[in-house]
Molecule: transfer RNA
Organism: soil metagenome
RNA sequence: GCGCGAUUAGCUCAGCGGCGAGAGCGGCUGCCUCACACGCAGCGGGCCGGAGGUUCGAGUCCUCCAUCGUGCA
Numbered sequence: 001g002c003g004c005g006a007u008u009a010g011c012u013c014a015g016c017g018g019c020g021a022g023a024g025c026g027g028c029u030g031c032c033u034c035a036c037a038c039g040c041a042g043c044g045g046g047c048c049g050g051a052g053g054u055u056c057g058a059g060u061c062c063u064c065c066a067u068c069g070u071g072c073a
Base pairs, nucleotide, nucleotide: 001072002071003070004069005068006067007066010025011024012023013022018056027043028042029041030040031039049065050064051063052062053061
C1' cells in the first nucleotide's frame, strides 16, 4: 500500500429497514441471614466510533474518516 472482519451499556455480545434499543455478567436498592455468601424481587446505566448519503423511515444499506484485529505484498 491492497483485501477482509469488527466498532451497540462498565465487560462479553445479540439485534429480518418500522421497537418506545436488548441479554448475560457486573453495579445499586430491598427481602432473606446474627452476619456474609447463595437465592428472590426491583432499579439505574446507551441517543448504537465520527461525518455525509439513500429512504416516508437507518443500529441495520452506501461512501469517506478513525481505531482494533487479520491476510497478502